[in-house]
RNA sequence: AUUCGUCAAGGGCAAAACUGUAGAAAUACAGUGACGCAAAGCUAGAGGGUCUACGGCGUCCAUCGACGCUAUGACAGCCAGUUGCCGGA
Numbered sequence: 001a002u003u004c005g006u007c008a009a010g011g012g013c014a015a016a017a018c019u020g021u022a023g024a025a026a027u028a029c030a031g032u033g034a035c036g037c038a039a040a041g042c043u044a045g046a047g048g049g050u051c052u053a054c055g056g057c058g059u060c061c062a063u064c065g066a067c068g069c070u071a072u073g074a075c076a077g078c079c080a081g082u083u084g085c086c087g088g089a
Base pairs, nucleotide, nucleotide: 002089003088004087005086012037013036017032018031019030020029021028022027035077041082042081043080047079048078049075050074051073055070056069057068058067059066060065
C1' cells in the first nucleotide's frame, strides 16, 4: 500500500415501540429501549434514489372545498462519495 472481517482485546453506535418537545408534514432532538451495524463516523448546493407539500402554480366548483404539479423542507440505518480504529492475509 492492497485486501479481508474467520480469531482476540478495548470498545462504539442504536431500529421498532412508548413518553416529551419542535414542525404544516416528512422528520428531528431528549429519555426509556436494542432490531441490527466494521464505518450505523462525516457529506443532502452542483451523483442517483426515496419521503413530505406549509407556501406557490394549475384544474374543477356558486361557496365550503377537492384533485394534480412543485423543494426552498427532510432521509447518510437506500446506493454513493470521503476519512478512519483493531486484527488477519
The RNA shown here (c-di-GMP-I riboswitch aptamer) has 89 nucleotides and comes from Alicyclobacillus contaminans DSM 17975. Model confidence (mean pLDDT): 86 of 100.